[in-house]
RNA sequence: CUUAUCAGGAGAGGUGGAGGGAUACGGCCCUGUGAAGCCCGGCAGCCUGCCAUGCGAUGAGCGCGGCAAGGUGCCAAUUCCGGCGAGGUAACUCGCAAGAUAAG
Numbered sequence: 001c002u003u004a005u006c007a008g009g010a011g012a013g014g015u016g017g018a019g020g021g022a023u024a025c026g027g028c029c030c031u032g033u034g035a036a037g038c039c040c041g042g043c044a045g046c047c048u049g050c051c052a053u054g055c056g057a058u059g060a061g062c063g064c065g066g067c068a069a070g071g072u073g074c075c076a077a078u079u080c081c082g083g084c085g086a087g088g089u090a091a092c093u094c095g096c097a098a099g100a101u102a103a104g
Base pairs, nucleotide, nucleotide: 001104002103003102004101005100006099011040013039014038015037019030020029021028025082026081027080041075042074043073045072046071047070048068049067050066051065053063054062055061079098083096084095085094086093087092
């Protein structure tokens, strides 16, 4: 940079001690009934492997379901909420931006 996804899922354990929710600011929250980090545990989106299966020319290719958990990722709140545009009285809806993750 490109593509895809982001309303779902995941501990009443150990350690640790004060912070944390990506960044800045503002909200709003979580936290000593113990934060972050680390260990263990768990989740299952993407890649991967396996099983079953549909379309297709027994090919290439495309798709559906399930299992595993090897590579990553993740485990309060919609990506916690805020930005821009369109529609709408409003609630809200859609698109974009920004961000995160995966694959290339």